[in-house]
Annotation: Predicted 3D model of a 104-nucleotide RNA (SAM riboswitch aptamer (S box leader)) from Terriglobus roseus. The coordinates come from a structure-prediction model, not an experiment, and the mean pLDDT is 82.
RNA sequence: AUUUCAUGAAGAGUGGUUGAGGGAUGAGCCCUGCGACGCCACGACAACCGGACGAGGUCUGUACCGGUGUCAACUCUCUCCUGGGGAACCGGGGAACAUGAGAU
Numbered sequence: 001a002u003u004u005c006a007u008g009a010a011g012a013g014u015g016g017u018u019g020a021g022g023g024a025u026g027a028g029c030c031c032u033g034c035g036a037c038g039c040c041a042c043g044a045c046a047a048c049c050g051g052a053c054g055a056g057g058u059c060u061g062u063a064c065c066g067g068u069g070u071c072a073a074c075u076c077u078c079u080c081c082u083g084g085g086g087a088a089c090c091g092g093g094g095a096a097c098a099u100g101a102g103a104u
Stems, first nucleotide, its partner, number of pairs: 001104008013042005021031003026078003043071003048067004052062002075096001080093005
């Protein structure tokens, strides 16, 4: 880099540093000098992978050790197809993206 599978309605932030952008892309909408993004420290959430322990027909765990991940807004919303509706709008699927585990 390409690809396969699973998940994406829940959950969880303070301090320091820096100083103007950020939320992937387009549009919208939003966050931000009452300090964004990034980085660091500590903390938290979660339970994808390995281990340990438990349970064991099926179903269902603990968060103890290690590897990741995450901590504004449903992946913030929409875009393409489609169902319902007079409309506002409400659903389903896809694409893209993100994370994990594998393959090449």